[in-house]
C1' cells in the first nucleotide's frame, strides 16, 4: 500500500426493501414459611457516522471511523 470480512438493547445475535426482535441480564407482580427454580408484565435502540438511490433503506451504492484478518 492494495483487498476481503465485521460495526443492530448492558452482554452474545438474528432480521436478502415496507412490522426494529429473540436469549441472557436489570426492574415488577405471582408462587413459597424464607431463598433458589419456575410464571406473567413491564423497560432498555440517533441500527458506527456522514451522503446518495428509492414512494420508502438496518437491508442497496460510495466516503469516513473502528476492530479483526489476508497479500505484497
Nucleotide at each position: 500500500g492494495c483487498c476481503c470480512u465485521u460495526a443492530u438493547a448492558g452482554c452474545u445475535c438474528a432480521g436478502u426493501g415496507g412490522g426494529a426482535g429473540a436469549g441472557c441480564a436489570c426492574u415488577u407482580c405471582c408462587u413459597u414459611g424464607g431463598u433458589a427454580a419456575g410464571g406473567a408484565a413491564a423497560a432498555g435502540g440517533u441500527c458506527a457516522u456522514g451522503a446518495g438511490u428509492u414512494c420508502g433503506a438496518c437491508u442497496c451504492u460510495c466516503a469516513u471511523u473502528a476492530a479483526g484478518g489476508g497479500c505484497u
Molecule: transfer RNA
Organism: Gronococcus sybilensis